[in-house]
RNA sequence: GGGCUCAUAGCUCAGCUGGUAGAGCGCUUGUAUGGCAUACAAGAGGUCAGGGGUUCGACUCCCCUUGGGUCCA
Numbered sequence: 001g002g003g004c005u006c007a008u009a010g011c012u013c014a015g016c017u018g019g020u021a022g023a024g025c026g027c028u029u030g031u032a033u034g035g036c037a038u039a040c041a042a043g044a045g046g047u048c049a050g051g052g053g054u055u056c057g058a059c060u061c062c063c064c065u066u067g068g069g070u071c072c073a
Stems, first nucleotide, its partner, number of pairs: 001072007010025004019056001027043006049065005
């Protein structure tokens, strides 16, 4: 330098053909227990890496950039 791939909640990851962003763990609160652990219920938490384009509408499609992984040179 070139090819492929990944970037979504604090962490690990879903999101199948474009139509209101989710799960598990963690965190907070409540109930049960004398307390902890645990169980159950509720809740908070996201500029979907950044910019631009297409579209009535983009995490999703197209282009560029940044960063990680991998292969080739």